[in-house]
Context: one part of a larger RNA
Formats: sequence, C1' cells, structure tokens
RNA sequence: CGUCUGGGGGAUGCCUAGGCUUCUGGUGGCGAGGAAGGACGUGGCAAGCGACGAAACGGUGCGGGGACCCGCUGGCAGGGGCUGAUCCGCACGUGUCCGAAUGGGGCAACCCACUAGCUUGAAGAGCUAGUACCCUUUCGAGGGGGCAAACGCGGUGAACUGAAACAUCUAAGUAGCCGCAGGAAGAGAAAACAAGUCGUGAUUUCCCAAGUAGUGGCGAGCGAACGGGGAGGAGCCCAAACCGGCUGGGUUACGGCCCAGUCGGGGUUGUAGGACCUGACAACAAGGCAGCAAGCGAACCGAAACGAUCUGGGAAGGUCGACCGUAGAGGGUGAGAGUCCCGUACGGGUCAGGGCGCUGCCGGGUCGGGGAUCCUGAGUAAGGGGGGGCCGGAGGAACCCCCUCUGAAUCUGGCGGCACCAUCCGCCAAGGCUAAAUACGACCAGAAGACCGAUAGGGCAGAGUACCGUGAGGGAAAGGUGAAAAGAACGGGGAGUACCCGGGUGAAAGAGAACCUGAAACCAGGCGCUU
Repeated sequence: CGUCUGGGGGAUGCCUAGGCUUCUGGUGGCGAGGAAGGACGUGGCAAGCGACGAAACGGUGCGGGGACCCGCUGGCAGGGGCUGAUCCGCACGUGUCCGAAUGGGGCAACCCACUAGCUUGAAGAGCUAGUACCCUUUCGAGGGGGCAAACGCGGUGAACUGAAACAUCUAAGUAGCCGCAGGAAGAGAAAACAAGUCGUGAUUUCCCAAGUAGUGGCGAGCGAACGGGGAGGAGCCCAAACCGGCUGGGUUACGGCCCAGUCGGGGUUGUAGGACCUGACAACAAGGCAGCAAGCGAACCGAAACGAUCUGGGAAGGUCGACCGUAGAGGGUGAGAGUCCCGUACGGGUCAGGGCGCUGCCGGGUCGGGGAUCCUGAGUAAGGGGGGGCCGGAGGAACCCCCUCUGAAUCUGGCGGCACCAUCCGCCAAGGCUAAAUACGACCAGAAGACCGAUAGGGCAGAGUACCGUGAGGGAAAGGUGAAAAGAACGGGGAGUACCCGGGUGAAAGAGAACCUGAAACCAGGCGCUU
C1' cells in the first nucleotide's frame, strides 16, 4: 500500500408525531363580577407536564353516548360502572395568594391595619364583609384604570441611504416614541366638479387614464387630477327667526311689559329655504324595544358492497369468481383493501348563540298662494407676516390647515371655477350624525400545496427549557426495537444488578433496549505485496 473481518462514527435511504405558506367561512375582544400572566397548593404512594383551586386529578343541572374507567403513566394497593360510570357538549357553582391590584406598606405571590358583625372568660388570637385614586351624579349610584396579533385615526418625528462627494432635495411623514378607538377605523351628503357642444350629482375602494400633466441643485428623484369602467349605494339631524312653559331679575298706573337662563314646539335650504299671513291634503323610510319565526348552528347518530385459493411470519399482493357506488377523499389494519376498521357521498340532530323577515309599540309630515318684515352658524371669512399640506421645492401660485397682527358682508348677501379683473357658470362656509363596498388576522372551524422532512421545516417534532448574563437580554442539543414486549424464564463464566456465553422469544436479535438502514474519517487484527 492492497484486500478481508471487525470496532468506531452517524452520513445516506425510508418514515413523521412537528413546522411553513396560501385560501374560505366564522369571530373580532378580555378586565374592579378582579383580566392577561403568574406564585403556592390539590393525587393512597406523586418529581415533571397537563388539569383543577381549600367544594382543589374535581361539584351541580341538562343534552349526547353505551362499556368500560380511576390524565401523560406503563407499577403496587384499593376503588367506581348497564340503578348508565369514565368520556364529549352547553350552562352554572367553587375559584387560596400575587398581578391594573385598589385599606396602608412592600424586595410581586409577603407584612401591618381601621370600621361593622361574629368566635372566646379574655387577648397583642382568629373568622366574614367593607375601606385606593380619577370623572360624572338626581347622592341611590354609574363609569374609568390594565392586557391583547395586525389593521385605523391623531400627536411627535429621525438617521443610515440615494444624489456615484454634499448643503436644497431624497430616504419619509418611513422607523421609533406617545395618545385614543373600533370590529373595522377614517371619509361622507357640495360655499363640489365640469364647461363653451353639453353636463355630472355624498364618501370609500379596484382597474384604466399614466409614469401622462406637472414638479425637480429641471439632478437624483417625486408624481396627480378630469374623465371612463367595476364594487357598493342612503341619506339625515341641529343653531337661528317665530310660538309656548318654568325659574330668576327689573319695572309698573297692578292690566301688564322687558331682560336673562333653561326646557318644549317650530325649522334646516341655493331653480334659495324657513319664520310670518293664507288655503288645501295625505300617509310611510332608516332606527330603537319586545314577541314570533324559516334557514344557520354543539356534542352526536344512520350510512352500501367479498369470497376461495397460492406464496409468505403475516395478504390488503398473485390467480379465479362476485358485489356496492349520490360512497373509487383520506387514514389504519403483520405487505399494496371501494366491499375488515375509522371514515367518506348523502341524510338526521339541535343546546348556547345568532338570525333575512313578520307583528306590536316608540319614532318622522306633504303640497299650493302671498310677498312688507324677520332668520339662515363672527373675532368667523378674508387680508399682511411666518410655517405646513396638495403633483406643485415661492414660483405668475389659486385652494386647504396652523400661529400671529388686523378684520368684513347679512340675500339688493356670500364663496369658487389655479395670480388678478369683467362676463358667464357652479355652489351656500364659519354646527353635527351616517350603513355598505375597503384594511387586518390574535382566536375558532375547514380546505389546499411542482412547501420542509430531523444540520431541513418554527428558536422548539416541544423549549423560550437546559445553559450564559447583575440586568436588559441571549439561547441550544436532543426523533425511529418489533406486527405484537412476545423487552430475553432458566443455566454457566465473572467480585458484580457490569459484560459475555448457552438457552428461550421472534420472520429476523448481524432488530437486545448505547436497539431501522448503518457511508466516510479514524483504530485493530488476518492474509498478501513493497522498502
């Protein structure tokens, strides 16, 4: 060095209990009635996980189910169950201590009180209930606080980076931080668009318009709208004029009048509308509460059809002959099963819940004529200055928002149509509400994959464990006997319950628990070759 036999090691193959991703439907919150998350307990023997809470491996009721059961868990001992247990579903009860933690304190799971009642002869002992703070309050009470995956709105708001450097610019109103809410949020019923041919008619969202018009150290980049086509479709309420009630005040010639506050009626728009005067008339929408109720909806129930023979340890495989199919999805069974088991198609069952709709009650008016008077959101609109938002970086810069200084008009009124003016056209600000179409995915159920298969796939085939760190925090490794434990009785060697041998089980033990397969490195020995 070659080869063989072993050791060693755990690659590879096969497998999957666990992951990853997407989709559909549901649901979208829990919490002072004490949550999320924990500590400590609870078992005959009980360390861990799970379950439960002093009523503690569990209590009660109803429904399901039908032979076993006392969780993972296999042992010993002892029990329960067809007079229906265990188990499953729904609803209740119990629920120590900490934790928003809330009687006070505190180094969380501990310590110490007060008030009322109770135990005791009594107590520095014990039991039960209450006792935090903030907001509201009719003083009876009600609400808030904390937690939670993303989605939402608002406040605040970077830098790296890009510009091949860098300052305007970009990244980006992104990340981060803070506040608040909902099952969605926000927006929303025109002081809107459009337009010289007209016309459209709240908002949201998708496709196109379009990388267009623009903007831009005209660099890097940023980047609309009108309009068209889909989804969805819904509109309303106040303030004021005017009328009235109540309370308070002023005044009075006691008849009243006036003012303020509050409540009710009235009223809500731009071809103006309303008040006011006058004349007619009718009938229903959303919504709220209660009842009924189809369909939905838990555990769960029914659910067709196969035999022989051969090989084999084993038949589902081969051969022969049958059958069912609204079921030939899938999984299991000693190998490859439509007809063996669980299931599947289909059908049934309805608790809690939810529920288009129906019924009852509450709840809202309409159309004319008249036009004298009154009302129609003020420190507002707008303007100067300083900023910000829009596609628009101050530009010719409209429009919207904030700060500051000024500061209108009142229907013969006002705003807009991208400086500004006129004509024309559109609209009615300075109060408010509004479903659906849209976003997300913690949780529940289901479906799927030219996704992974144990150095992969989640960090975890269970683990935020072991371990590391004062701490914030960091963070592993680790799967496979066999169809079935049949997990090796008994004997021998041995100090031995190590290990080995015989023997036994098994298809196989060269499957023996350091257990499927068992590569390479590396080690040993046998044989051969070479120096």
Molecule: large-subunit ribosomal RNA, domain I
Organism: Fibrisoma limi BUZ 3